[in-house]
The RNA shown here (transfer RNA) has 71 nucleotides and comes from a Candidatus Microgenomates bacterium. Taxonomically the source falls in Candidatus Microgenomatota (Bacteria, Bacteria candidate phyla). It matches the Rfam family "tRNA". Rfam's curators write: Transfer RNA (tRNA) molecules are approximately 80 nucleotides in length. By type it is a transfer RNA. Model confidence (mean pLDDT): 81 of 100. It was read from a public genome assembly.
RNA sequence: UGCGGGGUGGUGUAACGGUAGCACAGCUGCCUUUGGAGCAGUUGGUCGGGGUUCGAAUCCCUGCCCCGCAG
Numbered sequence: 001u002g003c004g005g006g007g008u009g010g011u012g013u014a015a016c017g018g019u020a021g022c023a024c025a026g027c028u029g030c031c032u033u034u035g036g037a038g039c040a041g042u043u044g045g046u047c048g049g050g051g052u053u054c055g056a057a058u059c060c061c062u063g064c065c066c067c068g069c070a071g
Base pairs, nucleotide, nucleotide: 001070002069003068004067005066006065007064010024011023012022013021018054026042027041028040029039030038047063048062049061050060051059
């Protein structure tokens, strides 16, 4: 440099173009002799910038970053 794949809460991982879920972690409460176990509730996210569309995490363009392959 070219090609391919990827970027979603603190972490991991989903999402036919139509309310962004799940698990763990965190916080609050309950329970308990104690809680790190159990139960209930709750906060928090789409890499940046444009475009298409009534509507974009998703499609298009461009940039950045990570991984692999080739040179």